[in-house]
C1' cells in the first nucleotide's frame, strides 16, 4: 500500500510527569479535584491461537500464547438517499492475509 472481517456491548487502580487532549475540519466534551502520555498491576473481549462439533465461508468451549482494548456509538456531524427516524458512503481504528 492492498484484500477481507468487525466497530450500539464490555473492562480501572496505583506511581511518574505536567498542559494540553478526544486522528483530521466544525461542534460538543475531558483536563491543575492533574487530563493526554509512560510504567506497574488488574481487567475486558475473543481477531489470530488451542480444543470439540459440523463439514459450506458455520457453531460451541477455552483464555497458557500473539495482538487489541479499558470517557462519551469510531463522542456527534460533515458526502449521498430518504420527511422524523433510518440506511449507505468516505475517513479512521483493530485483527488476519498479500
Nucleotide at each position: 500500500u492492498u484484500u477481507c472481517a468487525u466497530c450500539g456491548a464490555g473492562a480501572g487502580a496505583g506511581g511518574c510527569u505536567g498542559a494540553g487532549g478526544g486522528a483530521a475540519c466544525g461542534g460538543c466534551c475531558c483536563g491543575a479535584u492533574g487530563a493526554c502520555g509512560c510504567c506497574u498491576c488488574g481487567g475486558c473481549a475473543a481477531c489470530c491461537g488451542g480444543c470439540g462439533g459440523a463439514g459450506a465461508c458455520c457453531c460451541g468451549c477455552u483464555g497458557c500464547g500473539g495482538u487489541g482494548c479499558c470517557a462519551a456509538u469510531u463522542c456527534c456531524g460533515a458526502c449521498c438517499c430518504g420527511a422524523a427516524c433510518g440506511g449507505g458512503a468516505a475517513a479512521g481504528a483493530u485483527g488476519a492475509g498479500a